[in-house]
Molecule: c-di-GMP-I-GGC riboswitch aptamer
Organism: Desulfacinum hydrothermale DSM 13146
């Protein structure tokens, strides 16, 4: 530099539960431990969520439908950036 068959030092935490935080999506501790060889980091590409706000239509109003990200997901894929153990050489 490649690869992740077994092993292993050791890591990461799904679902669900409390708490906090947000309109929501989901995020944060903290239990859990579904599963991960990058399930470390980073929304640059496509993709999935959500609509506070904006708006567009409807309604006499209250409201209701839709459209949109500047909000989000790194445990959807591809890319970038760093890293541990083992194998090989």
């Nucleotide at each position: 530099c490649c690869u992740g068959a077994a092993a292993a030092a050791g890591g990461c935490a799904c679902a669900c539960c409390a708490c906090g935080c947000g309109a929501a999506a989901g995020c944060g501790u903290g239990g859990g431990c579904c599963g991960c060889a990058a399930a470390g980091c980073c929304a640059c590409c496509g993709g999935c969520c959500u609509a506070a706000g904006u708006u567009g239509c409807c309604a006499c109003a209250a409201g209701g439908c839709g459209a949109u990200a500047c909000g989000g997901c790194a445990g959807c894929g591809g890319g970038g950036c760093u890293g541990c153990c083992a194998g090989c050489c």